Large-subunit ribosomal RNA, domain IV from a Pseudomonadota bacterium, 330 nucleotides, folded computationally. Its mean pLDDT, the model's own confidence on a scale to 100, is 86. The organism belongs to Pseudomonadota, within Bacteria.
[in-house]
Context: one part of a larger RNA
RNA sequence: UGGUGUUGAAGGAACUCGGCAAAUUGCCCUCGUAACUUCGGGAGAAGAGGGCCCUGCGUGUGCGCAAGCGCAUGCGGGGGGCACAGACCAGGGGGUAGCGACUGUUUAUCAAAAACACAGGGCUCUGCGAAGCCGCACAAGGCGACGUAUAGGGUCUGACGCCUGCCCGGUGCCGGAAGGUUAAAGGGAGAUGUGCAAGCAUUGAACUGAAGCCCCGGUAAACGGCGGCCGUAACUAUAACGGUCCUAAGGUAGCGAAAUUCCUUGUCGGGUAAGUUCCGACCUGCACGAAUGGCGUAACGACUUCCCCGCUGUCUCCAGCACCAACCCA
Repeated sequence: UGGUGUUGAAGGAACUCGGCAAAUUGCCCUCGUAACUUCGGGAGAAGAGGGCCCUGCGUGUGCGCAAGCGCAUGCGGGGGGCACAGACCAGGGGGUAGCGACUGUUUAUCAAAAACACAGGGCUCUGCGAAGCCGCACAAGGCGACGUAUAGGGUCUGACGCCUGCCCGGUGCCGGAAGGUUAAAGGGAGAUGUGCAAGCAUUGAACUGAAGCCCCGGUAAACGGCGGCCGUAACUAUAACGGUCCUAAGGUAGCGAAAUUCCUUGUCGGGUAAGUUCCGACCUGCACGAAUGGCGUAACGACUUCCCCGCUGUCUCCAGCACCAACCCA
């Protein structure tokens, strides 16, 4: 000097990105326990008292013929220690908010999460030699399934509650088949070469030709999309109202400086002596928004944010002790 322990005056998070680490708490009995709630929960909520030894009385109970001896329990009396759940072992607690309903799963070896999954919801395909499996197989065959639409596959969403608006112009999918377009094959008008000729060879216009595309319709819990400018009310400001342009349609409910807000530490309120974070509001949403789900939500979380109580060497500010190592001397 480092490491691992351990103790600490006064203060008690002033440390720090952040209470990281440490400390506090810890078991059993009794009392007691809030908001909220899906009535299960929350809850070991929180918080309070007790716990060792001796002894008196009462109650219950076991053994014993009985005297009595045990055990449990209630109310008292007394005793010792720094300390009685005496060591070890053994929850710190509460509040607000975000996200995800939950228990689960995951980057074996830097990520455990708000990611994945999940019950539940929707759409869609599939009539059975089913669809699907082309990353099952050359095939025969196999799985699906010794299942049969309350089944199986694909896809999105993700408990529950209240809901899920408008747009089918583009892309996709489904349906339609009158017309247009369209391949080979069919068809052969003609043309060219060659030959005396018959012919042979080459080329080839109409016409007839499917699906597809064009076309017509449907479909958004399919991919997706969901406006601009100007004016207007008897203070001002604002604009319920009007005009105009464009669009397939111009964002409904709900939410909103948000895991989304650039300007921004927006503004106001709360908390602090002081708060770029936090909570509640406002709405000027750069650039929320409804199953790429919207908004809530009890319970749950080694998740994330902020606050309070307790507690502490995290700190003010370091110090002592023990052991180990390092170093020096022998």